A computed fold for a 473-nucleotide part of an RNA from an uncultured bacterium, annotated as small-subunit ribosomal RNA, 3' major domain.
Context: one part of a larger RNA
């Protein structure tokens, strides 16, 4: 100087407390362990692995296994030989599980070998090893308020000072004081979005007035909404009080908004030999008729059990059926697909419009109204199973999703323990998107309805400043 302390002081955080809703019990989905297996490819392991890499394993993917094949190779560069009466891909036929082999057809490009085939050698190739050889990227402490430097001064020196102290702040934020004076990376601001107003513009959006219609449908309008450009607006600016006459704090006015207005992006010096050689790149080591390459089938989907994360429930603040209202944000051409017709339905047939403020996905659902059920393992709950169908796709047996009818399991609110959340939040309700042929209870977004509680900092956990002890570095 650090680190540590079941030392002390001060401060903060959904850290506790006060509340609301969960997990832990049930069933299912999914990930992991374990076990099994020819293989169940690999990685990730306290917080910070376990709906994680994977924004989507039937084949492919695919790295794993079995079998069948290739050996200058699926791919790159270089050499040599042959090719116009030549000759690639593709297509057809035959054999085969296919890779592949043979035959026919075909006629890109080349003819100055840049194209094809044969050969030989350098080499290719490796999701093989090492993340404890590395780059790059990422997690974490933590959006915590810290981490440093120059010159000066002090100390023999390691170092100290500045950065400590008195206040204050979300903040090393600012003020005052001070052997310090300044500066840098962080904080804040500048960026995006949302909340108010003005103005410009007015189609595909809008409709107050005037006509018109089934319908903003049409004429028309440029007010309103909205869209998207440019501006304004918030700065402790104003007033009162407190304070050291400071910084600031408390209250008030005005205002759409008040003291960082809400949300996002933004992550200092560093820590964990943290994660990744399987995104990629890369040193070294290893394989080279195989640890490389191609194919068919299987596996990654196994199943006594354990754990994590979710979905659905156990019901009456509810279930069911009838009627009926209101979003936002997205996506659409090998696409979204209206209307009509067929079907109980999944869906099908035909097909308008739309590269979309125009058309479509697209009826939002909870809510509300009235009806029924009457506390039951039920008109709760929907697992499981059977039958018949639909869709995608060469192909749904292993192993997809959906529909109808039938079946109707556990479950009556969950032990010890444990998690999230402070406001348009929790809870609850649906919608969309990416991935994607098909497959979503996951993920990422979007809006609808919309609470309770916070006395406070004694305690638990994590963190910050200062101080103290130390046989630790």
């Nucleotide at each position: 100087u650090g680190a540590c302390g079941g030392g002390a002081c001060c401060c903060c955080g959904c850290a506790c407390a006060a509340g609301c809703g969960g997990u832990g019990g049930a069933u299912u989905a999914u990930g992991u362990u374990g076990u099994u297996u020819a293989a169940u490819u690999c990685g990730a392991c306290g917080c910070a692995a376990c709906g994680c890499g994977a924004a989507g394993a039937a084949c492919c993917u695919u790295a794993c296994c079995a079998g069948g094949c290739c050996u200058u190779g699926a791919c790159a560069u270089a050499c040599u030989c042959g090719g116009c009466g030549c000759a690639a891909a593709g297509c057809u036929c035959u054999a085969g599980a296919g890779a592949u082999a043979g035959a026919g057809u075909g006629g890109a490009g080349g003819u100055u070998a840049u194209c094809c085939g044969g050969g030989a050698u350098a080499c290719a190739g490796g999701u093989g090893g090492u993340g404890c050889a590395u780059g790059g990227u990422u997690g974490u402490c933590g959006u915590c308020a810290g981490c440093u430097c120059g010159u000066g001064u002090c100390g023999u020196g390691a170092g100290a000072u500045g950065u400590u102290g008195g206040g204050u702040u979300a903040a090393g934020u600012c003020c005052c004081g001070c052997a310090a004076c300044g500066a840098g990376c962080g904080c804040a601001a500048c960026c995006c979005u949302u909340g108010u107003c003005u103005u410009u513009a007015g189609u595909u959006a809008c409709c107050a007035u005037c006509a018109u219609u089934c319908a903003g449908u049409u004429g028309g309008g440029g007010a309103c909404u909205c869209u998207a450009g440019a501006g304004a607006g918030a700065c402790u600016g104003c007033c009162g009080g407190u304070g050291a006459u400071a910084a600031a704090c408390c209250g008030g006015a005005g205002g759409a908004a008040g003291g960082u207005g809400g949300g996002g992006a933004u992550g200092a010096c560093g820590u964990c030999a943290a994660a990744u050689c399987a995104u990629c790149a890369u040193g070294c080591c290893c394989c080279u008729u195989a640890u490389g390459g191609c194919c068919u089938g299987g596996g990654c989907u196994a199943c006594a059990a354990a754990c994590g994360u979710a979905a659905u429930a156990c019901a009456a603040u509810g279930g069911c059926g009838u009627a009926u209202a209101c979003a936002g944000a997205g996506g659409g051409a090998a696409g979204c697909g209206a209307a009509a017709c067929u079907g109980c339905g999944a869906a099908g047939u035909u097909a308008a419009g739309c590269g979309a403020a125009u058309c479509c996905c697209u009826u939002a659902a909870a809510a509300c109204a009235g009806g029924u059920c009457c506390c039951a393992g039920u008109u709760c709950g929907g697992a499981u199973u059977g039958u018949a169908g639909g869709c995608u796709g060469c192909a749904a047996c292993u192993c997809g999703c959906c529909u109808a009818c039938a079946u109707g399991a556990a479950g009556u609110c969950g032990g010890a323990a444990u998690c999230g959340c402070u406001a348009g939040u929790a809870a609850u309700c649906g919608c969309a998107g990416g991935u994607c042929a098909g497959c979503a209870u996951a993920c990422u977004g979007c809006g609808g309805u919309g609470a309770a509680u916070a006395c406070g900092u004694u305690c638990c956990c994590g963190g910050g400043c200062c101080u103290u002890g130390u046989a630790c570095a």
Model confidence (mean pLDDT): 84 of 100.